Predicted 3D model of a 74-nucleotide RNA (transfer RNA) from Candidatus Beckwithbacteria bacterium GW2011_GWC1_49_16. Rfam family: tRNA. By type it is a transfer RNA. Rfam links the family to the GO term triplet codon-amino acid adaptor activity.

[in-house]
RNA sequence: GGACUCUUAGCUCAACUGGUUAGAGCGCUACAUUCACAUUGUAGAGGUUGAAGGUUCGAGUCCUUCAGAGUCCA
Numbered sequence: 001g002g003a004c005u006c007u008u009a010g011c012u013c014a015a016c017u018g019g020u021u022a023g024a025g026c027g028c029u030a031c032a033u034u035c036a037c038a039u040u041g042u043a044g045a046g047g048u049u050g051a052a053g054g055u056u057c058g059a060g061u062c063c064u065u066c067a068g069a070g071u072c073c074a
Base pairs, nucleotide, nucleotide: 001073002072003071004070005069006068007067010026011025012024013023019057028044029043030042031041032040050066051065052064053063054062
């Protein structure tokens, strides 16, 4: 320099062919349980879906540019 893949909650990941409210596990907070801790149960908080723009009635999903990470080729 070229090709391809990925970027969604604090972490690891879902989200089908674009469609009504973006979810799960772990973690966190509160409560119950315990002498206490752990475990377990219940409830809750936490997201500008990497950034910007475009297409569309409608975008996490499609298109463009940029940033970052990875794999391969030279």